[in-house]
Parts: sequence; structure tokens; C1' cells
RNA sequence: AGGGGAAUAGCUCAGUGGUAGAGCGUAGGCUUCCAGUGCCUAAGGUCCGGAGUUCAACUCUCUGUUCCCCUC
Repeated sequence: AGGGGAAUAGCUCAGUGGUAGAGCGUAGGCUUCCAGUGCCUAAGGUCCGGAGUUCAACUCUCUGUUCCCCUC
């Protein structure tokens, strides 16, 4: 310098245009003499920033930032 990929909950990750989810973790409850296991419930997200397309964008387009990989 060129090419490809990633950025979504505290963590690991789904989600290919129509109300943002799971597992783990956290909090509360049930169960237990206590703890653990198991079950139920809840909280927790301005979906990396900006712009565009669209009735409608986590999703498509452009651009910036950070990280990873490949080539030279």
C1' cells in the first nucleotide's frame, strides 16, 4: 500500500428490511434445617460514531474510528 472480516445486555454470541433475543452472570421468589442443584420472575441495550436510501434500517449504501487475518 492492497484485500477480507469483526463492533449488538456485565461476558460469550444470535438476529439477511416490519415491536431487539439466547446462554452464562446479577437481583428477587419457590424448594432445602443450611448450602448446592432444580424451577419461576425481574432488571439490564440510545445495536461503535456520522450521513444517505426506504413508509419502515441492527440489517442495504457511503464515510470515520478501533480490533483481527491475508498479500506485498

Transfer RNA from a Candidatus Uhrbacteria bacterium, 72 nucleotides, folded computationally.
Rfam family: tRNA. Rfam's curators write: Transfer RNA (tRNA) molecules are approximately 80 nucleotides in length.
Taxonomically the source falls in Candidatus Uhriibacteriota (Bacteria, Bacteria candidate phyla).
The prediction has a mean pLDDT of 83.